[in-house]
RNA sequence: GGGCCCGUAGCUCAGCUUGGCCAGAGCACCAGGCUCAUAACCUGGGAGUCGUGGGUUCAAAUCCCUCCGGGCCCACCA
Repeated sequence: GGGCCCGUAGCUCAGCUUGGCCAGAGCACCAGGCUCAUAACCUGGGAGUCGUGGGUUCAAAUCCCUCCGGGCCCACCA
């Protein structure tokens, strides 16, 4: 230098191909219930500018471009 993959909640991920329901799940966390108490279990809750910026569109996590970060492969150099 060339190519490919990944980046969504504190963590692990789904959703992206086919743009449209208020952006979801599990775990964790917080509150309450239950219990002598703890765990388990039950109920409820908070939490995300969907990596950045821009474009297309009535509408973008989703399509296009750019940049940033991480990973893999190839090439180059001496």